[in-house]
Large-subunit ribosomal RNA, domain VI from a Rikenellaceae bacterium, 253 nucleotides, folded computationally.
Context: one part of a larger RNA
RNA sequence: CGUAAGAGAUUUGCGAGGCCCUGACACUAGUACGAGAGGACCGUGUUGGACAGACCACUGGUUUAUCGGUUGUUCCGCCAGGAGCAUUGCCGAGUAGCUAAGUCUGGCAAGGAUAAGUGCUGAAAGCAUCUAAGCACGAAACCCACCUCAAGAUAAGAUCUCUAUCAAGGGUCGUUAAAGACUAUAACGUUGAUAGGUUGUAGGUGUAAAGGCAGCGAUGUCUGUAGCCGAGCAAUACUAAUUACCCGGAAGC
Numbered sequence: 001c002g003u004a005a006g007a008g009a010u011u012u013g014c015g016a017g018g019c020c021c022u023g024a025c026a027c028u029a030g031u032a033c034g035a036g037a038g039g040a041c042c043g044u045g046u047u048g049g050a051c052a053g054a055c056c057a058c059u060g061g062u063u064u065a066u067c068g069g070u071u072g073u074u075c076c077g078c079c080a081g082g083a084g085c086a087u088u089g090c091c092g093a094g095u096a097g098c099u100a101a102g103u104c105u106g107g108c109a110a111g112g113a114u115a116a117g118u119g120c121u122g123a124a125a126g127c128a129u130c131u132a133a134g135c136a137c138g139a140a141a142c143c144c145a146c147c148u149c150a151a152g153a154u155a156a157g158a159u160c161u162c163u164a165u166c167a168a169g170g171g172u173c174g175u176u177a178a179a180g181a182c183u184a185u186a187a188c189g190u191u192g193a194u195a196g197g198u199u200g201u202a203g204g205u206g207u208a209a210a211g212g213c214a215g216c217g218a219u220g221u222c223u224g225u226a227g228c229c230g231a232g233c234a235a236u237a238c239u240a241a242u243u244a245c246c247c248g249g250a251a252g253c
Base pairs, nucleotide, nucleotide: 001152005163006162007161008160009159010158011157015149016148017147018146021049022048023047024046025045026044027043033038051106052105053104054103055102059100060099061098062097066093067092068091069090070089071086072085073084074083075082076081111143112142117137118136119135120134169247170246171245172244173189174188175187176186177185194240195239196238197236198235199234200233201232203229204228205227210223211222212221213220214219
């Protein structure tokens, strides 16, 4: 810009892409077959491998603004207690998130038309013949099926609802994250839980400072499952989402 008014939702599917794999074991059955040795088709079930998708309850990994321990040094006047730097100084743990080695799921089945092949009926050619007319089977290949995208499919589809005008609706702006380079997408904007804060809680770390007691002391112990805490889950308008502005404005034959 178009899709012959403008919008908000929900869709059909022309078409496109993806998937398509396979082992072992058990039953049928030690049956059919075979002198025996051996040993099935068909049909069921179980369990794997590789591959693919999704997810984080479990097992783990990571977790440089979480907690703790600790070395050297500088500083906070000193002690105590802390802070900076040293690869995050080093080390031990570790929430959310992200993840695989973790968990779950998938390939199936059915159908259509066929290939090689197998047939029925059947002449040309009194017979025979799957073929010439006609009819029926037949494969991981093809078309479906299953998953994803999909009406710029210019052949521009369909349904529902809103708006007959400072309209419906959209945007700017702001608070943001299940999103993210930017944009976009998604949530919210006081008729409000969108983010922060606060409170509670989950969870992490591991028992703070100060004081008491014991010990000459290092230290131990009691108050005390303490103190501190990033992202989780809730509650709560305390703070910030104010006020406002812009676009839109057609209806022809």
Rfam family: Bacterial large subunit ribosomal RNA. The full RNA is in RNAcentral, with records from ENA.